Notes:
This is a predicted structure of a 479-nucleotide part of an RNA (small-subunit ribosomal RNA, 3' major domain) from Aminobacter aminovorans. The organism belongs to Aminobacter, within Bacteria. Model confidence (mean pLDDT): 81 of 100. It matches the Rfam family "Bacterial small subunit ribosomal RNA". Rfam links the family to the GO terms ribosome and structural constituent of ribosome.

Context: one part of a larger RNA
RNA sequence: UGACGGGGGCCCGCACAAGCGGUGGAGCAUGUGGUUUAAUUCGAAGCAACGCGCAGAACCUUACCAGCCCUUGACAUCCCGGUCGCGGUUUCCAGAGAUGGAGACCUUCAGUUCGGCUGGACCGGUGACAGGUGCUGCAUGGCUGUCGUCAGCUCGUGUCGUGAGAUGUUGGGUUAAGUCCCGCAACGAGCGCAACCUUCGCCCUUAGUUGCCAUCAUUAAGUUGGGCACUCUAAGGGGACUGCCGGUGAUAAGCCGCGAGGAAGGUGAAGAUGACGUCAAGUCCUCAUGGCCCUUACGGGCUGGGCUACACACGUGCUACAAUGGUGGUGACAGUGGGCAGCGAGACCGCGAGGUCGAGCUAAUCUCCAAAAGCCAUCUCAGUUCGGAUUGCACUCUGCAACUCGAGUGCAUGAAGUUGGAAUCGCUAGUAAUCGCAGAUCAGCAUGCUGCGGUGAAUACGUUCCCGGGCCUUGUACA
Numbered sequence: 001u002g003a004c005g006g007g008g009g010c011c012c013g014c015a016c017a018a019g020c021g022g023u024g025g026a027g028c029a030u031g032u033g034g035u036u037u038a039a040u041u042c043g044a045a046g047c048a049a050c051g052c053g054c055a056g057a058a059c060c061u062u063a064c065c066a067g068c069c070c071u072u073g074a075c076a077u078c079c080c081g082g083u084c085g086c087g088g089u090u091u092c093c094a095g096a097g098a099u100g101g102a103g104a105c106c107u108u109c110a111g112u113u114c115g116g117c118u119g120g121a122c123c124g125g126u127g128a129c130a131g132g133u134g135c136u137g138c139a140u141g142g143c144u145g146u147c148g149u150c151a152g153c154u155c156g157u158g159u160c161g162u163g164a165g166a167u168g169u170u171g172g173g174u175u176a177a178g179u180c181c182c183g184c185a186a187c188g189a190g191c192g193c194a195a196c197c198u199u200c201g202c203c204c205u206u207a208g209u210u211g212c213c214a215u216c217a218u219u220a221a222g223u224u225g226g227g228c229a230c231u232c233u234a235a236g237g238g239g240a241c242u243g244c245c246g247g248u249g250a251u252a253a254g255c256c257g258c259g260a261g262g263a264a265g266g267u268g269a270a271g272a273u274g275a276c277g278u279c280a281a282g283u284c285c286u287c288a289u290g291g292c293c294c295u296u297a298c299g300g301g302c303u304g305g306g307c308u309a310c311a312c313a314c315g316u317g318c319u320a321c322a323a324u325g326g327u328g329g330u331g332a333c334a335g336u337g338g339g340c341a342g343c344g345a346g347a348c349c350g351c352g353a354g355g356u357c358g359a360g361c362u363a364a365u366c367u368c369c370a371a372a373a374g375c376c377a378u379c380u381c382a383g384u385u386c387g388g389a390u391u392g393c394a395c396u397c398u399g400c401a402a403c404u405c406g407a408g409u410g411c412a413u414g415a416a417g418u419u420g421g422a423a424u425c426g427c428u429a430g431u432a433a434u435c436g437c438a439g440a441u442c443a444g445c446a447u448g449c450u451g452c453g454g455u456g457a458a459u460a461c462g463u464u465c466c467c468g469g470g471c472c473u474u475g476u477a478c479a
Base pairs, nucleotide, nucleotide: 001479002478003476004475005474007473008472009471010470011469012468013467015463016462019427020426021425022424023423026319027318028317029316030315031314032313033312034310035309042053043052064305065304066303067302068301069300070299073129077128078127079125080124081123082122083121084120087106088105089104090103091102092101093100094099109119110118111117131294132293134292135291136290140288141287142283143282144281145279147277152191153190154189155188156187157186158167159166160165171182172181173180197271198270199269200268202238203237204236205235206234207233208232211228212227213226216225217224241265244259245257246256247255248254321420325379326378327377328376329375330374337368338367339366342361343360346357347356348355349354386417391412392411393410394409395408396407397406433455434454435453436452437451438450439449
């Protein structure tokens, strides 16, 4: 100087408390451990691994296993020899296919000194080499997590100390903040904080189609004429600064006020933004890369299988256990986004998944496109008209192909489950809870993820305690 203390003081955080809803019990989905297996590819491991890499394993992916094949190789450059096209379509035979063999058709490269001479392409050969998701993240770059959006981390000069170092950065107040004020052997400065950036909330200006409709006509309908007031769209401005008033404070910084005004008030709400560093944290399987290793194999191709196994254990979720509910009927209202190998209105067929025909739309024009809520009826507390697992049969869709191993539909079946032990998680407002919708990936496949809107709470006395963090101080046989 740090680190640590079941030392002290001050302060903060959904840290506790006050509340609301969960997890832990059930069934299923998903990830992991374990076990099994020819293989169940590999990585991730307290917080900060475990719906994580995977924004989507039937083949492919795929790295794993079995079998069958190739060896200058699927891919790049160079050298030698041969061919002149290359390429595309297609038939037959062997084979699981890769591949091997035999044909048919279309097409018939450019330059040229007219020499297969040059380029280009293919075939064969030789070796240099290619190739490796093989090892080492404890050799590395890059990227990322975490403490933590915590308020800290440092430097120059000066001063003090033999020195390591100290001072500044401590102290008195204050703040979300090393934020600001005052004091002080310090005076200044840098990286962080804040602000500058984006979105939302109010107003104005500009613009008016595909958007809108107050006034005038018109229509089944903003449909058409007309208009751009309003809504909205999207570009530019304004607006909030403790600016004003009162109190308090040290005449300061600031704090307090069911004060004013205001759409918004004390950081208005949210996002992006992550200091010096810590964990030899994570990643050699994104990529790059040192070293080591393999080279007829640890490389390459293919078929099939596996990653989907199942006495069990754990994490994360979904659905429930019902009456604030289930079922039947009726029926209103969004926003973000997507769409041409696409979205598909509408009509018809089907109980339905869906099918047939197909308008419109490269989109403020057409389309995907709501649910909970509300109203009416019924059920009357039951393992039920709750719950939907499991299983049987029959289908639909995607796709060469749904056996291992897809999703969906109809009929039948109708398991556990009556609110969950110890323990434990999230959340302070348009939040929790609850309801649906969209998108990426994607042929098909979501209870996951990322967004979007609808309905919309309760509680916070307070900081004694638990956890984590910041500052000062103290002890130490630790570094």